[in-house]
RNA sequence: CUCAUCGAGAGUGGUGGAGGGACAGGCCCUGCGAAACCACAGCAACCGGCUCGGCAACGAGCGUCAGGUGCUAAAUCCUGCUUCUGAAGCAAUAGCUUCGGGGCAAAGAUGAG
Numbered sequence: 001c002u003c004a005u006c007g008a009g010a011g012u013g014g015u016g017g018a019g020g021g022a023c024a025g026g027c028c029c030u031g032c033g034a035a036a037c038c039a040c041a042g043c044a045a046c047c048g049g050c051u052c053g054g055c056a057a058c059g060a061g062c063g064u065c066a067g068g069u070g071c072u073a074a075a076u077c078c079u080g081c082u083u084c085u086g087a088a089g090c091a092a093u094a095g096c097u098u099c100g101g102g103g104c105a106a107a108g109a110u111g112a113g
Stems, first nucleotide, its partner, number of pairs: 001113006011040005019029003023080004041072003045069003048065001049062005076107001082103009
């Protein structure tokens, strides 16, 4: 950089000693112990493996295949740009504001290349 996925799932102990949830705003978690590291345990997304079908491309299934990566508070915790839309309010109009709903992006994470 490209592609795919992101409302599912899964924590205890030890060391440590104040931060953490990417960023910003919000809202949370945290001395009933944050980050980080270690041990053990767990989850099953992608890859791999296996089975079946197929000439093949490929498709379907399997975790009683946990091997590689990954993950184990909250929807990627929510929102972020843009567009459509409902309600209320403001305004002479154009339109604006607040609250809510839907779509598509961006950003991020993970995997594969």
Molecule: SAM riboswitch aptamer (S box leader)
Organism: soil metagenome